[in-house]
RNA sequence: UCGUGCUAGGUGGGGCGUUAGCGGUGCCCUGUACUCGCAAUCCGCUAUAGCGAGGCUGAAAUCCCCUGUUGAGGCAGUUCAUGUAUGGCCACUGAAGGCAGUCUUUAGAUGUUGACAGCUUGGUCCCGCGCGGCGAGGCCUCGUGAACCCCGUCAGGACCGGAAGGUAGCAGCGGUAAGCGAUACACCUUGGGUGCCGUGGGAACGCCGGGCUGGAGUCGGGUCUGUCAUUCAAGCCAUAUGAGUCUGUCGACACUGGGGUGCACGG
Numbered sequence: 001u002c003g004u005g006c007u008a009g010g011u012g013g014g015g016c017g018u019u020a021g022c023g024g025u026g027c028c029c030u031g032u033a034c035u036c037g038c039a040a041u042c043c044g045c046u047a048u049a050g051c052g053a054g055g056c057u058g059a060a061a062u063c064c065c066c067u068g069u070u071g072a073g074g075c076a077g078u079u080c081a082u083g084u085a086u087g088g089c090c091a092c093u094g095a096a097g098g099c100a101g102u103c104u105u106u107a108g109a110u111g112u113u114g115a116c117a118g119c120u121u122g123g124u125c126c127c128g129c130g131c132g133g134c135g136a137g138g139c140c141u142c143g144u145g146a147a148c149c150c151c152g153u154c155a156g157g158a159c160c161g162g163a164a165g166g167u168a169g170c171a172g173c174g175g176u177a178a179g180c181g182a183u184a185c186a187c188c189u190u191g192g193g194u195g196c197c198g199u200g201g202g203a204a205c206g207c208c209g210g211g212c213u214g215g216a217g218u219c220g221g222g223u224c225u226g227u228c229a230u231u232c233a234a235g236c237c238a239u240a241u242g243a244g245u246c247u248g249u250c251g252a253c254a255c256u257g258g259g260g261u262g263c264a265c266g267g
C1' cells in the first nucleotide's frame, strides 16, 4: 500500500411539555431519515440514563470532537409602542352640563304706560274660630188618629132601691195619646266632597299682585375667558388577554476550517 473477514460506531436531530433526572410515547420545528413490539390512570431506565427482537452499513465522502458563519422554530421577560375587555380616576386633553364674567356682538323679545334692585304688604299653602249656604233630626203649628181594654157628655136599654134617687155604660157627638202626614218664617242640635265670606295664628320664601325709594336696563342667542363637578371618552391609571417589536436563552437544516478513531489473516 492492496485485498478478505470482523468489531466500536452509525442507521436522524432539536424545542416544549412531563420528570428528582435521562430517554421514549405526546405536541411542534427541521426535512427524508431501516423494520417490528411496549407506553398518559404512562413506558423503559440511572450519569455508558429507552428496553426487547431482527436487518443494513462499517473504520471514513459515511463514525466522533472542536472553531466560525447562517438560522427555521420553541421558551422566558418589569424593552417599546399598540388592539380588545373589565375596573378605577379627573392632574392633563376633548365633548356635554351648571355658575360667573367679557364684547365696536344680535334684522330677536321686553322696558320711562317703569326694566331691574332694595324695603314693605298681601294672595297662593296649613290649622283654629265665627258667619253664611246645603243636608238630617228636634221644637212649634195644622190635619188625621182608639169597636172594647183613653177622656167628657152619654139617647135608648141595663143594674140597685118602696120611693126620692144612684151606679156602670154601648152607639152617636166632642176631644186626646202614641203613631202617620204636612209645616212658609223663626228657634235648638248635628254633619260635610260646603263658601269669589270674616277673623286669629302658623308655615314657606318658590310663584303672582299692590305700595314706597332709586331710575335703564333685563331676558334669549353668539364669541371668548374663568370656575365647579367627573356625566362621557377619543383622556389618564391598573389588571387580563391578542398580535408585533426588542432583549435573553435553547437551537434543527445548511455552509466553513481543523483534529481524532481499531482487530485478525493474506499478497
Stems, first nucleotide, its partner, number of pairs: 001267006009057003012030005020046005034054005063260004068255002073250005080244001082242008093233003097228005103222001105221002108219003116214009125202006131195002134191005141182004150175004158167003
This is a predicted structure of a 267-nucleotide RNA (Bacterial large signal recognition particle RNA) from an SAR202 cluster bacterium. Its mean pLDDT, the model's own confidence on a scale to 100, is 77. The sequence was found by an Rfam model in a public genome assembly. Of the family's consensus pairs, 92% are formed in the model.